[in-house]
């Protein structure tokens, strides 16, 4: 220099006018016992949408229910070890895969508990098989050659058919054939046997907190895949949800039925079943009337900074800051500067370079991407103009 890979930041700035929101302050009325409350109008101040605020996928905080009692179902996670209010998040590791590296990917526990599936091709897709093919046998028919009068005999790693019989080494299907190589061995093969290897299953030793890794050793030789299929297994797991929920204020009209009052109706809010509890009035249908204010609502599992433990995630500890709380729902529009990208002109200058060209001064013109809080916070997942940092890896080229 080029192409990679992995974290990280910021999300235009600076200034002016005008406008809108919450809040403090002040003015002006009014009530009140100094204080101080209420309500209008201006004036000044400070502050006033994200990195995803979107999806509603997960965890939780916070509110009510409640006996978070037992059990059955259901749902959830799924290698290991940390972390953390917690998580299926993050980190670090192990195993597997992919890349030439950095690094990226993993519905990562069990296929000997059970079923269920593996199109088509193929003989044959789970204890399965014989299409082509290889050997010996038999019977016919042929070639050569030899004996023979002929019929016929003999002999040949001989040829074609047919027949039954060994065979699964070789070859063909297929995403996948019931172990690799090499040898022994046999009519031809073949874990039948052997020697190295893999894979299993036991044993033993070291090393790790673990998963798991090296290493010897024996063994019967070799018992597809699939579970992101149902299943089995080990751990988890109470519900609902700010429209929660607490409060003020307002309004009311009942009829009719059903069950029941301790022999128990009806409730305890994810289903189902015991068990406790509570309990005199409860359920259904039809029908009338009110539904406004405030709280929750913003100071936090909160930011920043620095050390200090630790591979890291994070956590100790010091020190600082306080950065919208709206309620038909604010933050908008302009105007001028810088900055950034995009296009084009021109090449006076300044640098690379042979040059053509490029860069950078100069001009014009144009653009602003995803997309807006509504209880809050930790995460993932999506969409997104662009600018900037910083580690690493690779190839080439100087020095």
């Nucleotide at each position: 220099u080029g192409a990679g890979u992995c974290g990280g930041u910021c999300a235009g700035g600076c200034g002016g006018u005008c406008g809108c929101g919450u809040c403090a302050g002040g003015u002006c009325a009014c009530c009140c016992u100094c204080g101080g409350g209420u309500g209008g109008u201006c004036c000044u101040g400070c502050c006033g949408a994200g990195g995803a605020a979107c999806g509603u996928c997960c965890g939780g905080g916070c509110u009510c229910c409640g006996c978070a009692g037992g059990g059955c179902a259901a749902g959830g996670u799924g290698g290991u070890g940390g972390c953390c209010a917690a998580c299926a998040c993050c980190c670090a590791c192990c195993c597997g895969g992919a890349g030439u590296g950095a690094u990226c990917c993993g519905c990562g526990g069990g296929a000997c508990a059970g079923u269920g599936c593996c199109a088509c091709a193929g003989a044959a897709a789970a204890c399965a098989g014989a299409c082509c093919g290889c050997c010996a046998c038999g019977u016919c028919g042929u070639c050569c050659g030899g004996c023979c009068u002929c019929u016929g005999c003999c002999g040949g790693c001989g040829c074609g058919a047919c027949g039954g019989g060994g065979u699964a080494a070789g070859g063909g299907u297929g995403a996948a054939a019931c172990g690799g190589u090499g040898g022994u061995g046999u009519a031809a093969g073949a874990g039948a046997c052997c020697a190295c290897c893999a894979g299993c299953g036991c044993c033993c030793c070291a090393g790790g907190u673990g998963a798991c890794u090296g290493g010897g050793g024996c063994g019967g030789c070799u018992c597809g895949g699939u579970a992101a299929a149902c299943c089995c297994c080990a751990c988890c797991u109470g519900g609902a949800g700010c429209a929660a929920g607490c409060u003020c204020a307002g309004a009311c009209a009942g009829c009719a039925g059903a069950c029941g009052u301790u022999c128990g109706a009806g409730g305890g809010c994810g289903g189902c079943c015991c068990g406790c509890c509570c309990g005199a009035g409860u359920c259904u249908g039809c029908g009338g009337g009110u539904a406004g204010g405030g709280c929750g609502c913003u100071g936090g599992a909160g930011c920043c900074g620095g050390u200090c433990a630790g591979c890291a995630a994070u956590g100790g500890c010091c020190g600082g800051c306080c950065g919208a709380g709206a309620u038909g729902g604010a933050u908008g529009a302009c105007c001028g500067u810088c900055a950034c990208c995009c296009c084009g002109c021109a090449c006076c200058g300044u640098g690379g370079g042979c040059a053509a060209c490029c860069a950078c001064c100069g001009c014009g013109g144009g653009g602003g991407a995803c997309a807006g809080a509504a209880c809050c916070c930790g995460g993932c997942g999506u969409a997104u103009c662009g600018a900037c940092c910083g580690a690493c890896u690779c190839a080439u080229c100087c020095a």
The prediction has a mean pLDDT of 76. The RNA shown here (Bacterial RNase P class A) has 399 nucleotides and comes from Lapillicoccus sp. The model forms 95% of the base pairs in the Rfam consensus. Rfam family: Bacterial RNase P class A. Rfam links the family to the GO terms tRNA processing, ribonuclease P activity and dimeric ribonuclease P complex. The family's RNA type in Rfam is ribozyme. The source organism's lineage runs through Bacteria, Bacillati, Actinomycetes, Intrasporangiaceae and Lapillicoccus. The sequence was found by an Rfam model in a public genome assembly.